[in-house]
Molecule: FMN riboswitch aptamer (RFN element)
RNA sequence: GGUCAGUUUCAGGGCGGGGUGAGAUUCCCCACUGGCGGUGAUGGGAGCGUCGACUCUCGAGCCCGCGUGCCGCGCAUACGCGGCUGACCUGGUGAGAAUCCGGGGCCAACGGUCAUAGUCCGGACGAAAGAAACGGGAG
Numbered sequence: 001g002g003u004c005a006g007u008u009u010c011a012g013g014g015c016g017g018g019g020u021g022a023g024a025u026u027c028c029c030c031a032c033u034g035g036c037g038g039u040g041a042u043g044g045g046a047g048c049g050u051c052g053a054c055u056c057u058c059g060a061g062c063c064c065g066c067g068u069g070c071c072g073c074g075c076a077u078a079c080g081c082g083g084c085u086g087a088c089c090u091g092g093u094g095a096g097a098a099u100c101c102g103g104g105g106c107c108a109a110c111g112g113u114c115a116u117a118g119u120c121c122g123g124a125c126g127a128a129a130g131a132a133a134c135g136g137g138a139g
Stems, first nucleotide, its partner, number of pairs: 003138002006134005016030004031119002033108002035066004043058005048052001061106002069084006088104005110122003
């Protein structure tokens, strides 16, 4: 110095306006939101006594995974195993676009509700993908 154990902290956003109605943040019109890791088109931005095979930083809801959620089994709350789990086209540039630029579109668990919910309430002051810091026990 690196790796692993361990510890601590952190770790989700969004209904504003109008319409109908006895009643809707649930329907209709307009609006608004986008977890974590990876990839990162030979990309964008910035920096510099060094202009580099340099450094820093940004970069996907719908491409690949994960988490969340639902179902089943194990006396099954914890825990474990198995299954299921959303959504993209088009034009441009280019050698190359699933990620860039333009345009249009689409998606969003379960339970609740005077009325059907991505946005309200609830499980949840929960859990967790993971992130950061500490650490000096182990090889």